[in-house]
RNA sequence: UUGAGAGUUUGAUCCUGGCUCAGAACGAACGCUGGCGGCAGGCCUAACACAUGCAAGUCGAGCGCGCCCUUCGGGGUGAGCGGCGGACGGGUUAGUAACGCGUGGGAACGUGCCCUUCUCUAAGGAAUAGCCACUGGAAACGGUGAGUAAUACCUUAUACGCCCUUCGGGGGAAAGAUUUAUCGGAGAAGGAUCGGCCCGCGUUAGAUUAGAUAGUUGGUGGGGUAACGGCCUACCAAGUCUACGAUCUAUAGCUGGUUUUAGAGGAUGAUCAGCAACACUGGGACUGAGACACGGCCCAGACUCCUACGGGAGGCAGCAGUGGGGAAUCUUGGACAAUGGGGGCAACCCUGAUCCAGCCAUGCCGCGUGAGUGAUGAAGGCCCUAGGGUCGUAAAGCUCUUUCGCCAGGGAUGAUAAUGACAGUACCUGGUAAAGAAACCCCGGCUAACUCCGUGCCAGCAGCCGCGGUAAUACGGAGGGGGUUAGCGUUGUUCGGAAUUACUGGGCGUAAAGCGCGCGUAGGCGGAUUGGAAAGUUGGGGGUGAAAUCCCAGGGCUCAACCCUGGAACUGCCUCCAAAACUCCCAGUCUUGAGUUCGAGAGAGGUGAGUGGAAUUCCGAGUGUAGAGGUGAAAUUCGUAGAUAUUCGGAGGAACACCAGUGGCGAAGGCGGCACUCUGGACCAAUACUGACACUGAGGUGCGAAAGCGUGGGGAGCAAACAGGAUUAGAUACCCUGGUAGUCCACGCCGUAAACGAUGGAUACUAGCUGUCGGGACCUCGGUCUCGGCGGCCAAGCGAAAGUGAUAAGUAUCCCACCUGGGGAGUACGUUCGCAAGAAUGAAACUCAAAGGAAUUGACGGGGGCCCGCACAAGCGGUGGAGCAUGUGGUUUAAUUCGAUGCAACGCGAAGAACCUUACCAGGCCUUGACAUCCUUGGAACUUUCUAGAGAUAGAUUGGUGCCUUCGGGAGCCAAGUGACAGGUGCUGCAUGGCUGUCGUCAGCUCGUGUCGUGAGAUGUUGGGUUAAGUCCCGCAACGAGCGCAACCCUCGCCUUUAGUUGCCAUCAUUUAGUUGGGCACUCUAGAGGGACUGCCGGUGAUAAGCCGGAGGAAGGUGGGGAUGACGUCAAGUCAUCAUGGCCCUUAUGGCCCGGGCUACACACGUGCCACAAUGGUCGGUACAGAGGGACGCGAGACCGAAAGGUGGAGCAAAUCCCAAAAAGCCGGCCUAAGUUCGGAUUGAGGGCUGAAAUUCGCCCUCAUGAAGCCGGAAUCGCUAGUAAUCGCGGAUCAGAACGCCGCGGUGAAUAUGUUCCUGAGCCUUGUACACACCGCCCGUCAAGCCACGAAAGCUGGUAAUGCCUGAAGUCGCUGGCCUAACCCGCAAGGGAGGGAGGCGCCGACGGUAGGAUCGGUGAUUGGGACUAAGUCGUAACAAGGUAGCCGUAGGAGAACCUGCGGCUGGAUCACCUCCUU
Repeated sequence: UUGAGAGUUUGAUCCUGGCUCAGAACGAACGCUGGCGGCAGGCCUAACACAUGCAAGUCGAGCGCGCCCUUCGGGGUGAGCGGCGGACGGGUUAGUAACGCGUGGGAACGUGCCCUUCUCUAAGGAAUAGCCACUGGAAACGGUGAGUAAUACCUUAUACGCCCUUCGGGGGAAAGAUUUAUCGGAGAAGGAUCGGCCCGCGUUAGAUUAGAUAGUUGGUGGGGUAACGGCCUACCAAGUCUACGAUCUAUAGCUGGUUUUAGAGGAUGAUCAGCAACACUGGGACUGAGACACGGCCCAGACUCCUACGGGAGGCAGCAGUGGGGAAUCUUGGACAAUGGGGGCAACCCUGAUCCAGCCAUGCCGCGUGAGUGAUGAAGGCCCUAGGGUCGUAAAGCUCUUUCGCCAGGGAUGAUAAUGACAGUACCUGGUAAAGAAACCCCGGCUAACUCCGUGCCAGCAGCCGCGGUAAUACGGAGGGGGUUAGCGUUGUUCGGAAUUACUGGGCGUAAAGCGCGCGUAGGCGGAUUGGAAAGUUGGGGGUGAAAUCCCAGGGCUCAACCCUGGAACUGCCUCCAAAACUCCCAGUCUUGAGUUCGAGAGAGGUGAGUGGAAUUCCGAGUGUAGAGGUGAAAUUCGUAGAUAUUCGGAGGAACACCAGUGGCGAAGGCGGCACUCUGGACCAAUACUGACACUGAGGUGCGAAAGCGUGGGGAGCAAACAGGAUUAGAUACCCUGGUAGUCCACGCCGUAAACGAUGGAUACUAGCUGUCGGGACCUCGGUCUCGGCGGCCAAGCGAAAGUGAUAAGUAUCCCACCUGGGGAGUACGUUCGCAAGAAUGAAACUCAAAGGAAUUGACGGGGGCCCGCACAAGCGGUGGAGCAUGUGGUUUAAUUCGAUGCAACGCGAAGAACCUUACCAGGCCUUGACAUCCUUGGAACUUUCUAGAGAUAGAUUGGUGCCUUCGGGAGCCAAGUGACAGGUGCUGCAUGGCUGUCGUCAGCUCGUGUCGUGAGAUGUUGGGUUAAGUCCCGCAACGAGCGCAACCCUCGCCUUUAGUUGCCAUCAUUUAGUUGGGCACUCUAGAGGGACUGCCGGUGAUAAGCCGGAGGAAGGUGGGGAUGACGUCAAGUCAUCAUGGCCCUUAUGGCCCGGGCUACACACGUGCCACAAUGGUCGGUACAGAGGGACGCGAGACCGAAAGGUGGAGCAAAUCCCAAAAAGCCGGCCUAAGUUCGGAUUGAGGGCUGAAAUUCGCCCUCAUGAAGCCGGAAUCGCUAGUAAUCGCGGAUCAGAACGCCGCGGUGAAUAUGUUCCUGAGCCUUGUACACACCGCCCGUCAAGCCACGAAAGCUGGUAAUGCCUGAAGUCGCUGGCCUAACCCGCAAGGGAGGGAGGCGCCGACGGUAGGAUCGGUGAUUGGGACUAAGUCGUAACAAGGUAGCCGUAGGAGAACCUGCGGCUGGAUCACCUCCUU
């Protein structure tokens, strides 16, 4: 007896860090809902204003009078005098930051009523209310006169004790009533209670509030008070408070407690209790024991009300209640029965204190809304894979019960002898019928709980992350589910979680955070030892810490909430005693911390004044001639008036090469020629001395790079600004030529830097190795040891990691500075400093859910290394120029259907648009449809001919009655009807399947186990070699494996074998002809095998893998070609091949027909063909292929035609026949350099073929025509061998229509030194602010909208002071000629004493005025800032970001920015040097 976390930064990870959530609480409010009871609570806002009623009276046993009643005894009542009480109780929290409160103490006081004790209570007197008369006023309220009582007032006497005293003395009381017992009265002492005063400690925030204070601080005298005291006053002195926060400003009643929390803390101060303050606002006193008085008084002010306008009245922050404000908070209730209070002898009276009731789910607690049984798993809803599942034993039905409620009867405790508002209440008994009683929120994750429909970035949701753009578990509805329950959610607030202000319990090298560096004040902290004292500390005792609350135990309401009793606790404060280890204090001693002395050496430490040489520039002179300079390339510039170059001389300023070194010195900034002057510090060695003198250091003070500022010098070089030249789209830049401030000196400012080791200072301790600087000791002269610096690598440890690691970022102690999400912002305002520039200090509103650190994997780089590829280079031939063909864009059009769009669209889909195709357009038509299934009815199916029409179609017409059958009918087909449906080349390739392209035939992509790392991940896969290859070898914390590579497959090349027609023909016959006989040797065909494996040799390599060379071989190192395409990328392409979700159309986006279009044409591009000619053209002659195709076909010979072609038809379903002529080539002739005998476009004419059809719009032939073009700008493509180039042949599609496509063979080259560059790819490494991954990210101006803030001429309001003016009420002082009963004198008149009105004075609230202070509001205009799917200009940063970036400073510029000077690495790359490890 008590501690839980989660979501969100990233592609992923760890950390830092904020935001958010789950919990508890509430005087709450709002939404939906609502059965009962108990106990509590109920204006948090306007201390706003209040109608009405009530909330403080009582006493006849103090007094007189009036009235009423009377049993005459008396009783009652009214207004007064008098007494006590109205200072309590009740309310509120405005003010107050204070001795106000809390806690604990104290001395200089008072105290009615109460208690105790002692004493006294005597003798007199004068008035005055009421009442009466007159009288003023509207009223409130008075005035005058007469007269009256007292426990009202006054005098005298007395005084044990009391007070004052100059010690002589002086002063001061009283009240009676009624009756025989009490209640009173006076003085004194004591007590109790309550109160006043003083002190220690505690008690919010701000320093952008640093000085405040004149009664202020103290003293003396006096006054005043119950009492101390500047409380007040006169005088004297000049003090007092303050960095341990005075003063000022803002906010606030304080506490017990309440709430949260593990605790420590935090927040709070409703109800209950203690204290304080206030009572319409401000001031004031009176009375009194007590007040400066909530329901008293006076004055001033504001407000409200009455009024006869002359004057008056009032104060709910008492209880109810009203208006108002507000999100919001109750009845104008009952009773004094109880508890308590006031008065009274008492009875009793009063009591909105109190006790009760009413209203409100406002909270806490308890109870109920039924229980058992009940499967056909009903109906119905929802979902569905169509089977079923679920709501669900839930319902219905059957059997029970009656809490609560309702009805009836009885009926308390609280009360004592009596008295009960609550209340016929609590409670008990009986009856009644399942009868009257369930909602709210949620269901993406956090967070328990899932489906359907609707919607379509809309409507909406949202606490955070985030959902919604046609399949939403996130919006709305429904079904189902989860949670709580007479409540449930939402909002607000507080604590928690948050170790996110860290005392318990955080940090500061890179995440936010070490002052630029010293010196040093206050403060903090401090070596060894002895003694004393006892402040801290520890132990024990005493007092206090109110009650209530919390906790524990017990008890009472049926339980609980609630209440009662007891205990513990209240962690605190005060006080007494004791101890003496530690800290502090006092006294003494010590030497190790610190310092001093002597000696030696090192050093760019500082200062001043000198001095030296090299170099640049300039000047003079000489030689010399045309350029020099500068750059990527240039130009500006200099130079024939002689430059540059070169030689000599001179002038002047600035800086000091080599030495030079992760070398030295200094606190840091920083310091570099040489010698001198003065001087600081550190180190080493040695002795002696002082004796803790030490460390740190808020404020303070000094130093402090560069730039900059002031004054005066100086000025060679360099160089912001500026000028010119380039570059560029622009270039306010980078580059170049000039060039001023400045850079230099002296003096004075500035005070900032990436002032960095991004690491404050000091001390101690904790493994090693190694280099170097300055000393010392020892010895074997090479090392060892030691002190002090400067470095490197590593251990433990630390760390988020990277790293750090005796020079700590380790382990500890002391002191200081600093941080608390990003932005706004180091900005604004204020203040200080500065000549200025500016520096220092330093916010808020608003806004975001991140910002950030380190590391990981990728991707990327105008980073690096290695390597490959027709990538470049070396070659050959093209394209780009011309004409034409074809495709595309664009334009046009009624339509020019659609798609493809960098590589990877563009002779692509399309292996073939005249109709058809066809999807497009115009017109004409159809509506269950051209096509499928089902239903009904009818009919054979089918077919001939004619008419109209462009046709679809419409009308008429001829022939025809089929097949199977169990005779019921059935199958197929046709027509009509009906509705389900058909249909769609309509949309979405970003909803999809399938298929395809591309990186790329590139060599990669992964996994299991193990190991390493907190983790993402790494390792393997890297490394050394090698390869075409992640191919192989070796090594290795890896060992293996898979998909890829290779091989297996097809084809070509050699051989063997089998087979021999349609193929072949060596041998034998034969022929025009392998034609025929014959044969299968050869060729060939097509089956099966062999063959090649770095196998052999030499070299090389590491003895490996392999590479190089060679032999043999038809072929040699993958033999050539093909097929084969890893994980993946591009939301790549395709909904128009096909399939398909969803959406859309349904007399049309479907279907049919004719005609047109897809073929257009100022233009631009791609892909091709043919050319420009003589390596050619043309004519003639003459050879040699391969692979294919052929029946709706190929079509021979022959004949016709000039030809295309026609006639005709042999042969051939093909190793047989045909297409079929191969062409280039070869042999001859001509052409002779020209727009030609090159070239063939275009156009005209005439023909042929296909096809219903050739006009739009086909191909071919002949004749004629004879364009551009003479080898092609920038740029760009293909190709490494049977390749390029060149030549022809075939095929698919196809009626016809290739320069395209797919194949086939013939002829047949050149070049590769190589990898610097371009491009693409691979591996390793590096940087990164990228991860949608560079087509990335991202900065600033300008423009627009909106928001908050700053400045601002002013305008306006509040607050607190100050000076002056005014000066109410009132106390006090003086006066008091007027008034005056008590006492004195006096016969009286009168006088005196005393008092008062009045007057004067001090103080004095409100008010007025003046100048300031401070805090708000508002303000034309203005300034920056934040935010906002698609605005403008650029490209600053992230890669070497294309000029490395950043910091400080100065100048400049549309803007990001640029440039100068100094600094930093938080810069890539290359090289050098030094050092370390292996």
This is a predicted structure of a 1478-nucleotide RNA (small-subunit ribosomal RNA) from uncultured Stichotrichia. Its Rfam family is "Bacterial small subunit ribosomal RNA". The coordinates come from a structure-prediction model, not an experiment, and the mean pLDDT is 85.